[in-house]
Context: one part of a larger RNA
Molecule: small-subunit ribosomal RNA, central domain
Organism: metagenome
């Protein structure tokens, strides 16, 4: 090289654009690299194989013969792959009508609640717990009302409901904006699939500057608890958590499932379109696309399970794995301010 594999046993890159490269729809001609048939030349000799022979057999030794999957060269063929014209529409894209959506972004506003402040009532306790206490309060607190101020977050509506390639996205309104689904004529005419490197996008923490800070809340004080209690509980609290801009770049980044495409029994819920029934009309029903869930045939797994969203049947590219520890570590390089990330061993030992 090969070979078996990647839901849970080691194994799908956190997601995507997207150049090489590999892979690629129907048909017709024409080519003749791949393919495939013949012929030439080589393919050294011994050895392997068959056949005959010499040593009494054998092994060994001799002749002859055969094969040597190969490569040159030449000739055919033309199904298939590839190259080349020429055409198709089924893939793919574009128009053109409709239709959902927390899909992004930037401004603005909306009501509830927490806190705090100013006032008004009111006069002893609040608060907190399994029970306490620390704390807060006669310098009027807690409670209730009136007004105010300021930051975060949007209760029902909310739903295995929707949207987004994934992280992820929920109050209302304007703009700006990507995607997608249905329908439906027309148009292009394979323009396609995957994707090494690359680039971009990437929760939470945590950086850097600057702002903001209402609640919470690492650190850290204090009170409990306990044998201790550097903790679970309890009263503060600071970072941070919010905004701009700039960085990290990692996850149990999870459906533990890598993209796309064909094909394979059904049932039964829901989301968004569409058609036919039917109605006075929305509705029921029934078919049928795109999505989302549950149950299950057949298959497929070790098993558990999956099972038209497949872990079934095939085909295409990519990335991964190869015994457990040492090891998401050491050294080197790359990136980063720093944390520390990407890559990624060995010696030893089971």
């Nucleotide at each position: 090289c090969u070979g078996g594999g990647c839901g849970u046993a080691a194994a799908g890159c956190g997601c995507g654009u997207g150049c090489a490269g590999g892979c690629g729809g129907u048909u017709c001609g024409g080519c003749a690299a791949g393919c495939g048939g013949g012929a030439u030349g080589u393919g050294a000799a011994a050895g392997c194989c068959c056949c005959a022979g010499g040593c009494u057999c054998a092994a060994c030794c001799u002749g002859g013969g055969a094969a040597g999957u190969g490569c040159u060269u030449u000739u055919c063929g033309a199904a298939c792959u590839g190259c080349u014209g020429g055409a198709c529409u089924u893939g793919a894209g574009u128009u053109c009508g409709g239709g959902a959506g927390a899909g992004g972004g930037u401004g603005g506003u909306a009501g509830a609640a927490u806190u705090c402040c100013c006032g008004g009532u009111g006069g002893a306790a609040c608060g907190g717990u399994g029970a306490a206490a620390u704390g807060u309060g006669u310098a009027g607190a807690u409670a209730u009302c009136g007004g105010g101020a300021g930051g975060a977050a949007u209760a029902c509506c909310u739903g295995u409901g929707g949207c987004g390639a994934a992280g992820g996205c929920g109050g209302c309104c304007a703009c700006c904006u990507g995607g997608c689904c249905c329908g439906u004529u027309a148009c292009u005419g394979a323009c396609g699939c995957u994707a090494a490197a690359a680039c971009g996008c990437g929760a939470a923490a945590g950086c850097g500057u600057g702002g903001g800070g209402a609640g919470c809340a690492a650190a850290c004080a204090g009170g409990a608890u306990u044998a201790g209690a550097u903790a679970c509980c309890c009263u503060g609290g600071u970072a941070g958590u919010c905004c701009a801009c700039g960085c990290c770049c990692u996850a149990a980044a999870c459906g533990g499932u890598g993209a796309g495409u064909a094909c394979u029994a059904g049932g039964u819920g829901u989301u968004g379109g569409g058609a036919g029934u039917a109605u006075u009309g929305a509705c029921c029903c029934u078919c049928u696309c795109a999505g989302u869930g549950c149950c299950u045939a057949a298959g497929c797994u070790a098993a558990c399970g999956c099972g038209a969203u497949a872990a079934g049947u095939a085909c295409u590219c990519c990335g991964c794995c190869u015994g457990g520890g040492g090891a998401c570590u050491a050294c080197g390089g790359c990136c980063g301010c720093a944390a520390g990330g990407c890559u990624a061993a060995a010696a030893c030992u089971c």